RNA sequence: GGUAAAAUGGCUGAUAAAAGCGCUAGACUGUAAAUCUAAAGAUAGAGGUGUGAGUCCUCUUUUUGCCA
Numbered sequence: 001g002g003u004a005a006a007a008u009g010g011c012u013g014a015u016a017a018a019a020g021c022g023c024u025a026g027a028c029u030g031u032a033a034a035u036c037u038a039a040a041g042a043u044a045g046a047g048g049u050g051u052g053a054g055u056c057c058u059c060u061u062u063u064u065g066c067c068a
C1' cells in the first nucleotide's frame, strides 16, 4: 500500500436491547460472606435513505486477520 472483518453498559454477550458477572440501595446476620429483592447503566462518530435504522448506504476514527 491492497483486501476482509469488527466496534453495543465497568466486563462478557444475545439482538424483541435479553442474560451473566460487577457497582449501588435494602432485607437477612453479632460482623462479614452467601442468599433474596430493587434500581441505575449501552448500539464508535457524522451524514443519507426510509413512516420507522443497532440492522441498509457513504465518509471518518480505532482494532484485528490475510497479501505485498
Base pairs, nucleotide, nucleotide: 001067002066003065004064005063006062007061010021011020012019024038025037026036027035044060045059046058047057048056